[in-house]
Context: one part of a larger RNA
RNA sequence: CACCGCCCGUCAAAGCACCCGAGUGGGGUCCGGAUGAGGCCGGCGCAACGCCGGUCGAAUCUGGGCUCCGCAAGGGGGCUUAAGUCGUAACAAGGUAGCCGUAGGGGAAUCUGCGGCUGGAUCACCUCCA
Numbered sequence: 001c002a003c004c005g006c007c008c009g010u011c012a013a014a015g016c017a018c019c020c021g022a023g024u025g026g027g028g029u030c031c032g033g034a035u036g037a038g039g040c041c042g043g044c045g046c047a048a049c050g051c052c053g054g055u056c057g058a059a060u061c062u063g064g065g066c067u068c069c070g071c072a073a074g075g076g077g078g079c080u081u082a083a084g085u086c087g088u089a090a091c092a093a094g095g096u097a098g099c100c101g102u103a104g105g106g107g108a109a110u111c112u113g114c115g116g117c118u119g120g121a122u123c124a125c126c127u128c129c130a
Base pairs, nucleotide, nucleotide: 003094005091008087009086011084013081014080015079016078018076019075020074023071024070025069026068027067028066029065030064031063032062033061034060035059038056039055040054041053042052043051044050097118098117099116100115101114102113103112104111105110
């Protein structure tokens, strides 16, 4: 490279990271239940590598709480990428001024209502300055 300009969103393609996530695998910790080796104490026995009771309690099985890590069907938007699709919302009064809030609607940019702002062009008038 200056309107044959700029530019917005959906959709399509590829890549990247992220979020949610049915479910699933495991770790830590805490609480409970069952079984219970063995030790200690007491009782009974003449005694036993006996019995009974109490207590501490390894190990195993099992229920639950909290927490952490992994995998994951599926879902969600985000970012990026010369020449894809649909339209044209914004920038000049961008061809309905724009923007903000809110409610409703719509393939999409958005549209409509209500309230607000000027960071609106144009025209007219008033005041002020040069």

This is a predicted structure of a 130-nucleotide part of an RNA (small-subunit ribosomal RNA, 3' minor domain) from Haloterrigena salina JCM 13891. Its mean pLDDT, the model's own confidence on a scale to 100, is 81. It matches the Rfam family "Archaeal small subunit ribosomal RNA". Gene Ontology terms of the family: ribosome and structural constituent of ribosome. A reference for the family is Yusupov et al. (2001), "Crystal structure of the ribosome at 5.5 A resolution", Science. NCBI's taxonomy places the organism under Archaea, Methanobacteriati, Halobacteria, Natrialbaceae, Haloterrigena salina.